Context: one part of a larger RNA
RNA sequence: AUGUUCUUAAGGGAAUUCGGCAAAUUAGCCUUGUAUCUUCGGUAGAAGAGGUCCCUGGAGUUGUAUUCUUAUGAAUGCGAUUUCAGGGUGCAAUGACUAGAGAAAUCCGACUGUUUAACAAAAACAAAGCUUUCCGCAAAGCCGUAAGGCCUCGUACGGAAAGCGACGUCUGCCCAGUGCUAGUACUUGAAGCUUCAGUUCAAUGGAGUGAAGAUCUAGUAAACGGCGGGAGUAACUCUGACUCUCUUAAGGUAGCGAAAUGCCUUGCCGCUUAAUUGGCGGCUUGCAUGAAUGGCGUAACGAGAUUUCUACUGUCCCUAAGAACAGUCCCCC
Numbered sequence: 001a002u003g004u005u006c007u008u009a010a011g012g013g014a015a016u017u018c019g020g021c022a023a024a025u026u027a028g029c030c031u032u033g034u035a036u037c038u039u040c041g042g043u044a045g046a047a048g049a050g051g052u053c054c055c056u057g058g059a060g061u062u063g064u065a066u067u068c069u070u071a072u073g074a075a076u077g078c079g080a081u082u083u084c085a086g087g088g089u090g091c092a093a094u095g096a097c098u099a100g101a102g103a104a105a106u107c108c109g110a111c112u113g114u115u116u117a118a119c120a121a122a123a124a125c126a127a128a129g130c131u132u133u134c135c136g137c138a139a140a141g142c143c144g145u146a147a148g149g150c151c152u153c154g155u156a157c158g159g160a161a162a163g164c165g166a167c168g169u170c171u172g173c174c175c176a177g178u179g180c181u182a183g184u185a186c187u188u189g190a191a192g193c194u195u196c197a198g199u200u201c202a203a204u205g206g207a208g209u210g211a212a213g214a215u216c217u218a219g220u221a222a223a224c225g226g227c228g229g230g231a232g233u234a235a236c237u238c239u240g241a242c243u244c245u246c247u248u249a250a251g252g253u254a255g256c257g258a259a260a261u262g263c264c265u266u267g268c269c270g271c272u273u274a275a276u277u278g279g280c281g282g283c284u285u286g287c288a289u290g291a292a293u294g295g296c297g298u299a300a301c302g303a304g305a306u307u308u309c310u311a312c313u314g315u316c317c318c319u320a321a322g323a324a325c326a327g328u329c330c331c332c333c
Base pairs, nucleotide, nucleotide: 001328002326003325004324005323006322007321008320009319011317012316015315020312028052029051030050031049032048037042039166053088054087055086056085057084058083059082060081061080062079063078064077065076066075067074068073089093101310102309103308104307105306106305107304108302109301113125114124129164130163131162132161133160134159135158141150142149143148167297168296169295170294172227173226174225177224178223179220180219181218182217183216187214188213192209193208194207195206196205197204228246229245230244231243232242255289256286267283268282269281270280271279272278
């Protein structure tokens, strides 16, 4: 000189940085006080303010012992405890240890819970709840070639298979395609059987009968899925409630919307900053939002993502000093 772990820093206080990462601040107990929102339970330890040690005195409650008086009680001694006032010391009294930083918003997921043992804890999974389908029990579903077994010492308020995911409010249109369900006069439709031909037997050939399935006809979207284009039009202009037209199974409803979804795009306006590709609010012509592949809200909750503010600080301006430990290089002995 270096590394690791710490301690302390005047003035400034996030200027550092992708980002307050890390560190610092806060902290226990008592008293006071407490907004917004809300599913009225919470939010809440919200926030904020004060106190905390020692001595003395006063007052109250109470245990016990003695004395007095005695229904109650009073005094004294030894304790326990609450409260008020005065005084004292120090920079500082939860003096060490211990021990929440806080606030305002947005997104996602309701919540507690679960997960990639050893790079991911989450917005993923689960969840209560909602919906659909199958199944009447020798059931449906599943395992096994089978025997047999699970579900099931069960029986539809039950079990099995899926989707969505508390709660609130809703869940629009389309059955043309693909599935599924039901029906089906006719058509098609294998073997078998009947019958005929095959000079006899037979091969073989024809006709008839005719299951499931298909064709066909319906239903079904909390089944898989899907949800247009071009012209014109109102007494300034713009816009287009309205009209025409092509076309489809139907042409995206309510909502929400530059969004975890918007290419153009750093869209436009407002707020926030000295300055903002950020954040929030609004608009919205949405490249390519949209309703259980759920839409939109939502108190509480979150080691979730993002933005801002207060406090605080060696993150930084700008470094410095010190402690313990490590052991390499150099110097000295």
Annotation:
A computed fold for a 333-nucleotide part of an RNA from a Candidatus Woesearchaeota archaeon, annotated as large-subunit ribosomal RNA, domain IV. The coordinates come from a structure-prediction model, not an experiment, and the mean pLDDT is 84. Taxonomically the source falls in Candidatus Woesearchaeota (Archaea, Nanobdellati). Its Rfam family is "Archaeal large subunit ribosomal RNA". The family has 91 seed sequences and 2,955 matches in Rfam 15.1. Its Rfam clan is "LSU clan".